The RNA shown here (Bacterial RNase P class A) has 318 nucleotides and comes from a bovine gut metagenome.

[in-house]
RNA sequence: AAUGGUUGCGCGCGCAGAAAGCGAUUUCGCGUGUGAGGAAAGUCCGGGCUCCAUAGGGCAGGAUGCAAGCUAACGGCUUGCGGAGGCGACUUCAGGGAAAGUGCAACAGAAAUAUACCGCCCGAUUUAUCGGGUAAGGGUGAAAAGGCGAGGUAAGAGCUCACCCACCCCUGUGGUGACACAGGGGUGCUGUAAACCCCAUCCGGAGCAACGCCUGAUACGGAGGCUAAGUUUGCCCGACAUCUCCGAAUACGGCGGCUUGAGACAUAUGGUGACAUAUGUACCAGAUAGAUGACCAUUCAUGACAGAACCCGGCUUA
Numbered sequence: 001a002a003u004g005g006u007u008g009c010g011c012g013c014g015c016a017g018a019a020a021g022c023g024a025u026u027u028c029g030c031g032u033g034u035g036a037g038g039a040a041a042g043u044c045c046g047g048g049c050u051c052c053a054u055a056g057g058g059c060a061g062g063a064u065g066c067a068a069g070c071u072a073a074c075g076g077c078u079u080g081c082g083g084a085g086g087c088g089a090c091u092u093c094a095g096g097g098a099a100a101g102u103g104c105a106a107c108a109g110a111a112a113u114a115u116a117c118c119g120c121c122c123g124a125u126u127u128a129u130c131g132g133g134u135a136a137g138g139g140u141g142a143a144a145a146g147g148c149g150a151g152g153u154a155a156g157a158g159c160u161c162a163c164c165c166a167c168c169c170c171u172g173u174g175g176u177g178a179c180a181c182a183g184g185g186g187u188g189c190u191g192u193a194a195a196c197c198c199c200a201u202c203c204g205g206a207g208c209a210a211c212g213c214c215u216g217a218u219a220c221g222g223a224g225g226c227u228a229a230g231u232u233u234g235c236c237c238g239a240c241a242u243c244u245c246c247g248a249a250u251a252c253g254g255c256g257g258c259u260u261g262a263g264a265c266a267u268a269u270g271g272u273g274a275c276a277u278a279u280g281u282a283c284c285a286g287a288u289a290g291a292u293g294a295c296c297a298u299u300c301a302u303g304a305c306a307g308a309a310c311c312c313g314g315c316u317u318a
Stems, first nucleotide, its partner, number of pairs: 001299007009035007017028004037305001041316002044314005049207004061203005066080005081095001082093004096198002101196002103192003117138002119134006146164002149161003165188010211256004220247005230240003264281007300303001
């Protein structure tokens, strides 16, 4: 751990009454049924429900960021597209904008968006260097001015040309779309937005200790009664107290909210799928100091993570 037995405990229903309490209401006996999870957990998202707020607009703040769908909703899920990885089945991505602007880029390196350390070339010349040109070569780095060949040049360089690569724009074709393919033209631009920022979309707050209902002892307010009687002053009135009725509120108390549900299971149909629809079946924890336990027997595979607390859909973790 499983099976069986005995005995407890929570809750529902049935049967009878009895007890407690001022009361709402609760408790007790017998019988019977039922009694933790895939995560009940973290409380990270989304919704239901409840109360409060709410004309409309803006700022601030937060979240999200490819397309089409699914869904009550989502930051979730499905199927695709694109990037990256893999021989492959497949896996994975916080996947808008770096040509609005700002910031940052360790170490190394001369220089990180601007630069000449070595080298190459030209000039000067004190023969030691200085000035200028040059990103083709060396070296540094995660990243260094698109690659390669030819022309060209003092040496070089898209400076020019062919081919290739990347990006942007236009046209056409296919696709619901993301996008793909083809043709033409232009350009050769470092990376970083889970950095600020820009753009687009969405977002009221608090939470079941929410919140709703009920009771009347005592206290409070109002009305009335009363004397055989208490207090005030010896007596009367009056007042207080007492008795009856009524009222609303707070605290305490009691009950509900609480489990029949955007649910579960089975079958069929539609859909690639998430999911939807139809029919059928059963009712499957609901406590409030908080039940789900203990003991015995048998068995072998020797028993993980862990336990409801308003309810669902996800995600994450064990």
Its mean pLDDT, the model's own confidence on a scale to 100, is 75.